[in-house]
This is a predicted structure of an 85-nucleotide RNA (c-di-GMP-I riboswitch aptamer) from an uncultured Cellvibrionales bacterium. Its mean pLDDT, the model's own confidence on a scale to 100, is 84. The sequence was found by an Rfam model in a public genome assembly. It matches the Rfam family "c-di-GMP-I riboswitch aptamer". Gene Ontology term of the family: cyclic-di-GMP binding.
RNA sequence: UCCACGAACAGGCAAACUCGGGGUAACUCGGGGACGCAAAGCCAGUGCCCAACAGGAACAAAUAUUGGGUCGAACGGUUACCGAA
Numbered sequence: 001u002c003c004a005c006g007a008a009c010a011g012g013c014a015a016a017c018u019c020g021g022g023g024u025a026a027c028u029c030g031g032g033g034a035c036g037c038a039a040a041g042c043c044a045g046u047g048c049c050c051a052a053c054a055g056g057a058a059c060a061a062a063u064a065u066u067g068g069g070u071c072g073a074a075c076g077g078u079u080a081c082c083g084a085a
Stems, first nucleotide, its partner, number of pairs: 005083002012037002017032006035072001041078003045075002047070006054063001
């Protein structure tokens, strides 16, 4: 120094809930708040969720298409702080 790893230190993120705003919805933005996190940084490829439309006897379901959301379920890709065993 690199890879693996996760004790300590520094620094970081922030679930539920709550107040205010946005969205038909999934969900999201800001304040408060900490359950947790070694990638809880980033990417929507797999997956999952929502809406519209098609489908169908149907305001039921499967399924297709289009648009949107989610990386804090998981997988995949990619970059990175600290430094004991």